[in-house]
RNA sequence: AUAGCAGUGAAAGCGCCAGAACUGCGGUGCAGCCGGUAUCGCAGUUGACGAGGAAAGGGUUGAUCGAAGGCUUCGGCGGGUGCCCUUCGGCCAUGAGUGGGUUGGUCGUGAGCAGACUGUUAAAACGCACGGGCGACUGUGCGGACAGAGCAGUUAUGCAUAACGCAC
Numbered sequence: 001a002u003a004g005c006a007g008u009g010a011a012a013g014c015g016c017c018a019g020a021a022c023u024g025c026g027g028u029g030c031a032g033c034c035g036g037u038a039u040c041g042c043a044g045u046u047g048a049c050g051a052g053g054a055a056a057g058g059g060u061u062g063a064u065c066g067a068a069g070g071c072u073u074c075g076g077c078g079g080g081u082g083c084c085c086u087u088c089g090g091c092c093a094u095g096a097g098u099g100g101g102u103u104g105g106u107c108g109u110g111a112g113c114a115g116a117c118u119g120u121u122a123a124a125a126c127g128c129a130c131g132g133g134c135g136a137c138u139g140u141g142c143g144g145a146c147a148g149a150g151c152a153g154u155u156a157u158g159c160a161u162a163a164c165g166c167a168c
Stems, first nucleotide, its partner, number of pairs: 014078004019074001020046011049066003055087006088108006097168003101164002112159003115155006126143007
C1' cells in the first nucleotide's frame, strides 16, 4: 500500500449505483500536425427539496403530502414509521335500566370519523458572502419568501354503533 474478515457509529424521503448523462487522463479511428470528434480503458461526478409518519410479532411492496423544475427529481437496487393478519391495549355500541361477559366497530397510549375555528419556524430553488476540486461538480454561513397533507387544542355541530348470554 492492497485485499479479506470481524466489529463500531450514523442515517429512515433514508442509504446505495452494475444502466444513463457528465468530467479528467490515457489508447485507438477520422485528417499531415494543433484542435475537434467518435469509441475503448482507468479514475471520478451527478443521481429527490423539505413536511408528515413507529404498541408487539408476522406478512407485503408502485407506502402519505406538497415545493422546485421543464434535460436525469431519468433508470434501477436495498431499506422503510404505509397497508394486511394476529396478539395486547384504549374508546364506542344495541333490547326498559345498571353492571359485567361474548361479539362487533374503530383507533394506538393525547388510542372513532367528519365539519367549523385556532395553532403548528417548510426546505431546496433564489440573492449575498466565504471555501474545496484540473474538471464534471460540491461544502458552509447569512438574507428575505412561498405549500399541501397530517397533527394538536376547542366545539350548544353532524355521523357511526348489529347480535347473544349472565347478575341485579
A computed fold for a 168-nucleotide RNA, annotated as glmS glucosamine-6-phosphate activated ribozyme aptamer. Its mean pLDDT, the model's own confidence on a scale to 100, is 78. Its Rfam family is "glmS glucosamine-6-phosphate activated ribozyme aptamer". Gene Ontology terms of the family: catalytic activity and regulation of gene expression.